[in-house]
Context: one part of a larger RNA
RNA sequence: UGAUGGGGGCCUACACAUGCAAUGGAGCAUGUAGUUUAAUUCGGUGCAAAGCGAAGAACCUUACUAGGGCUUGACAUGCCGUGAAUCCUCUUGAAAGAGAGGGGUGCCCUCGGGAACGUGGACACAGGUGGUGCAUGGCUGUCGUCAGCUUGUGCCAUAAGGUGUUCGGGUAAGUCCAACAAUGAGCACAAUCCUUGUGUUUAGUUGCCACCAUUGAGUUUGGAACCCUGAACAGAUUGCCGGUGAUAAGUCGGAGGAAGGUGAGGAUAACAUCAAGUCAUCAUGCCCCUUAUGCCUAGGGCGACACACGUGCUGCAAUGGGCAGGACAAAGGGUCGGGAUCCCGCUAGGGUGAGCUAACUCUAAAAACCUGUCCUCAGUUUGAAUUGCAGGUUGCAACUUGCCUGCACGAAGCUGGAAUCACUAGUAAUCGCUCGUUAGCCAUACAGCGGUGAAUUAGUUCCCGGGCCUUGUACA
Numbered sequence: 001u002g003a004u005g006g007g008g009g010c011c012u013a014c015a016c017a018u019g020c021a022a023u024g025g026a027g028c029a030u031g032u033a034g035u036u037u038a039a040u041u042c043g044g045u046g047c048a049a050a051g052c053g054a055a056g057a058a059c060c061u062u063a064c065u066a067g068g069g070c071u072u073g074a075c076a077u078g079c080c081g082u083g084a085a086u087c088c089u090c091u092u093g094a095a096a097g098a099g100a101g102g103g104g105u106g107c108c109c110u111c112g113g114g115a116a117c118g119u120g121g122a123c124a125c126a127g128g129u130g131g132u133g134c135a136u137g138g139c140u141g142u143c144g145u146c147a148g149c150u151u152g153u154g155c156c157a158u159a160a161g162g163u164g165u166u167c168g169g170g171u172a173a174g175u176c177c178a179a180c181a182a183u184g185a186g187c188a189c190a191a192u193c194c195u196u197g198u199g200u201u202u203a204g205u206u207g208c209c210a211c212c213a214u215u216g217a218g219u220u221u222g223g224a225a226c227c228c229u230g231a232a233c234a235g236a237u238u239g240c241c242g243g244u245g246a247u248a249a250g251u252c253g254g255a256g257g258a259a260g261g262u263g264a265g266g267a268u269a270a271c272a273u274c275a276a277g278u279c280a281u282c283a284u285g286c287c288c289c290u291u292a293u294g295c296c297u298a299g300g301g302c303g304a305c306a307c308a309c310g311u312g313c314u315g316c317a318a319u320g321g322g323c324a325g326g327a328c329a330a331a332g333g334g335u336c337g338g339g340a341u342c343c344c345g346c347u348a349g350g351g352u353g354a355g356c357u358a359a360c361u362c363u364a365a366a367a368a369c370c371u372g373u374c375c376u377c378a379g380u381u382u383g384a385a386u387u388g389c390a391g392g393u394u395g396c397a398a399c400u401u402g403c404c405u406g407c408a409c410g411a412a413g414c415u416g417g418a419a420u421c422a423c424u425a426g427u428a429a430u431c432g433c434u435c436g437u438u439a440g441c442c443a444u445a446c447a448g449c450g451g452u453g454a455a456u457u458a459g460u461u462c463c464c465g466g467g468c469c470u471u472g473u474a475c476a
Stems, first nucleotide, its partner, number of pairs: 001476002003473003007470006015460002019423001022420002026314007034305002042053002064300002067297004073125001077124002079121005087102006107114002127289002130287003136283002138278003141274001148187006154163003166179001168177002193266004198234007208223002213220001240254005303442001316416001320375007332363003337356001342351003382413001387408007429452006
């Protein structure tokens, strides 16, 4: 100087407390361990692995496995020979491939040949999701959006080093004030960026409709006020008042204001730490394979199942379930597409194919909610697993192993032990909608969007994490 202490002081955070919802019990979905297997490809393992890489494994993907094949190779460059390439038919085969036959010549041209493509050959080489993340780059997690981490010059110390960065206030903040052998500066903080909340100006089509007409309908004249959509500005800075404070920084209350003290949310992550993660995104040193650890192919596997763990979904019901009627969103996506209308079907869906390259059309029905009615506390009109049968759809193909529909079947489950997790406001809880990936989908996931909309805390004794000062130490 650090590290560390079941040392001390001060401070902070959904850390605890207060409150609310949930996990742990059930069924299922999904990931992991283990076991099994020809193979169940690989990586990731406390927080910081386990609905993770994977924004989607029937084939492909695919890296695994047992077969069938290839060896200058599926791919690149260079050399030589030959044929244009493409195309059609047959045999064999699971396919890859192997064999045979047919037809047939374009482009440039100095007529020698050349370009592109196919095929044969020899060699340099290709190839490797093989190893090493403890050889690496790049990227990422973590502490942590925590407030820290350094440096020039000066001064102090024999030196390592210290000072500055400490003390007193104060802040979300090493933010600021004031003091001081220190005085300056840098990286972080803050501001700058995006979204959202208010207004003004401008622009009004495909959006809007107050007035004047009009219609079944903002439908059509018309309007530019309103709403909304873009663009450009304004606006918040403790600016004003009072208290408090040291006449400071600040803090408390108030006014005005759409918004008040960082307005709210996001992006943004200092010096370091964990030889943290990734050689399987990519790149790359070294090592290894080279008739195979490379390449092609059709099957299987990644989906197995005594069990254990994680993350979720659905529930156990009356603040509910069924049926009928009625109302209100936002944000997305669509031409290899989204698909209205009408008809058929109990339904999934099928037929038809209007308008839409979209503020125009389609997806589209929002659902919780409201009104009426049935059920009346039961393993039930709860709950939906499981199983059987019959269908639909995507796709060469749905057995292993897709999704969806109808009918029947109707498990467990009556609120969950020890323990554990999220959350401070438009938040939790609850309700539905949409995207990406896809031919289809195992999505209950992920990423967004809005609807309804609480309770409690204004404290720091304790648990956990962190910051500053100080102190002990047989540690470095």
Annotation: A computed fold for a 476-nucleotide part of an RNA from Tacca leontopetaloides, annotated as small-subunit ribosomal RNA, 3' major domain. Taxonomically the source falls in Tacca (Eukaryota, Streptophytina, Magnoliopsida, Petrosaviidae). It matches the Rfam family "Bacterial small subunit ribosomal RNA". Gene Ontology terms of the family: ribosome and structural constituent of ribosome.